Context: one part of a larger RNA
RNA sequence: AUGAACGCUGGCGGCGUGCCUAAUACAUGCAAGUCGAACGAAGGUACUUGUACCUUAGUGGCGAACGGGUGAGUAACACGUAGGUAACCUGCCCUCAAGACGAGGAUAACCAUUGGAAACGAUGGCUAAUACUGGAUAGUUAUUAUGGAGGCAUCUCUAUAAUAUUAAAGGACCCCUGGUAUGCUUGAGGAUGGACCUGCGGCGCAUUAGUUAGUUGGUGAGGUAACGGCUCACCAAGACCAUGAUGCGUAGCCGGACUGAGAGGUUGAACGGCCACAUUGGGACUGAGACACGGCCCAAACUCCUACGGGAGGCAGCAGUAGGGAAUUUUCGGCAAUGGAGGAAACUCUGACCGAGCAACGCCGCGUGAAUGAAGACAUAUUUCGGUAUGUAAAGUUCUUUUAUCAGGGAAGAAUGACCCGUGGAAAAACGGGUGUGACGGUACCUGAUGAAUAAGCCCCGGCUAACUAUGUGCCAGCAGCCGCGGUAAUACAUAGGGGGCAAGCGUUAUCC
Numbered sequence: 001a002u003g004a005a006c007g008c009u010g011g012c013g014g015c016g017u018g019c020c021u022a023a024u025a026c027a028u029g030c031a032a033g034u035c036g037a038a039c040g041a042a043g044g045u046a047c048u049u050g051u052a053c054c055u056u057a058g059u060g061g062c063g064a065a066c067g068g069g070u071g072a073g074u075a076a077c078a079c080g081u082a083g084g085u086a087a088c089c090u091g092c093c094c095u096c097a098a099g100a101c102g103a104g105g106a107u108a109a110c111c112a113u114u115g116g117a118a119a120c121g122a123u124g125g126c127u128a129a130u131a132c133u134g135g136a137u138a139g140u141u142a143u144u145a146u147g148g149a150g151g152c153a154u155c156u157c158u159a160u161a162a163u164a165u166u167a168a169a170g171g172a173c174c175c176c177u178g179g180u181a182u183g184c185u186u187g188a189g190g191a192u193g194g195a196c197c198u199g200c201g202g203c204g205c206a207u208u209a210g211u212u213a214g215u216u217g218g219u220g221a222g223g224u225a226a227c228g229g230c231u232c233a234c235c236a237a238g239a240c241c242a243u244g245a246u247g248c249g250u251a252g253c254c255g256g257a258c259u260g261a262g263a264g265g266u267u268g269a270a271c272g273g274c275c276a277c278a279u280u281g282g283g284a285c286u287g288a289g290a291c292a293c294g295g296c297c298c299a300a301a302c303u304c305c306u307a308c309g310g311g312a313g314g315c316a317g318c319a320g321u322a323g324g325g326a327a328u329u330u331u332c333g334g335c336a337a338u339g340g341a342g343g344a345a346a347c348u349c350u351g352a353c354c355g356a357g358c359a360a361c362g363c364c365g366c367g368u369g370a371a372u373g374a375a376g377a378c379a380u381a382u383u384u385c386g387g388u389a390u391g392u393a394a395a396g397u398u399c400u401u402u403u404a405u406c407a408g409g410g411a412a413g414a415a416u417g418a419c420c421c422g423u424g425g426a427a428a429a430a431c432g433g434g435u436g437u438g439a440c441g442g443u444a445c446c447u448g449a450u451g452a453a454u455a456a457g458c459c460c461c462g463g464c465u466a467a468c469u470a471u472g473u474g475c476c477a478g479c480a481g482c483c484g485c486g487g488u489a490a491u492a493c494a495u496a497g498g499g500g501g502c503a504a505g506c507g508u509u510a511u512c513c
Stems, first nucleotide, its partner, number of pairs: 001511002004509005011366006017359002019324001024322003028319003033062003038059002041056007069277003079201007088194002093190007101135001103133002110125006139166001141164010170182001172180003203249003210240003215237008252274004256267004279300005302313004330356001332355003338352001339350004369399004379390004404450006413440001418435006457502005462483003468497005478485002
């Protein structure tokens, strides 16, 4: 010093922390949705009977690759640091430029029939779109040809021409021949995020000395966003290694943390960055982004349902359960704040987060009273029986009220958004004022009343090491970190009185310096 545990004890508050073991198995609930201002439909409400509003499954869009968890694997360009990419990608966002023409066929929902125990389907028919498919035009991209500029070897940039390929979507509102904001397509650039490559750095064992066949390099091809044995065909025989290859063991890495005068040693909980993983192993699909914790497929183990034909599942999310263990919390409240997703917005969702609960687990703060008080009381211990010690300690007297209990008042955290009014403006934007929004919480805090009232333990006293006597025991019972105590006068065991240390803690154990 600790993410601690155990023993005894325990008044309060603030701020933190809380499965280090079984990456063991999981009952139950919740943790990712949202949009009707993309679309058709169904149901409901209101009645002005053809409109308005609401709800819902479905098609469609965006999100679900973030956020949250864990550290199993990994000794590696995984991480840290410094560079490179003339070898790359980047949805949403920002800037600039241009465009949005004209057609078509389906399909879910729905209806009918029907299979199945269920999960889930099958067939026929109807319908819409910002869903899907052609056509036009533009730019881009690729190839070829010609010219120019530059560089870093492969090359990069640029101009012209030819060929090839390839775009689009609307809905909303208004003062409606139009306008506004938004959405769509293409191109150029930015920002952000990512991908790849390289130098250097950080474990043990040599009782691990040789390792390697896609292995090392080349040519060509494929593949990728992209370079590359990344993959393949052919050719060559290389490549690594005592400056420690290969193997085995251990381990997520870092900012940091602990310790130390420093050098160093140890460590990687919490917070932050990166990586890896999501029952085990493998695979791709969709997409800007995944080879995807709460998506899909296959295999395996396990659990559950079954009408035995077949199906369902994955807490290393938040709580919680069993198990393991010396050991680690509530199946809580709220979206009020901050942030995220969707939406024009209202808003919806958010176990992220903000809060509350439990635990002296840690740090910090406060309290358990203050002053006075000698008959040095009673009592206890001891005694040489005179006394001595506990000891101003108590009682008594005079005060105070932190805390506690009761009563009253009572926040900041709230800024927005929305609506109303005004300024403004073509309209919007913008600005000012008002209404209104708090889980925590009637909490913090403040005021008053009551009354010393509600609150002290633990370890030690042979030396190291601060602190001694009596009794009991008699190498017994026991103590002990080391030295060592105990066999009849034990300051070392046990008890009592006294004393020392720390204090809501004190000791012990474990580990690091």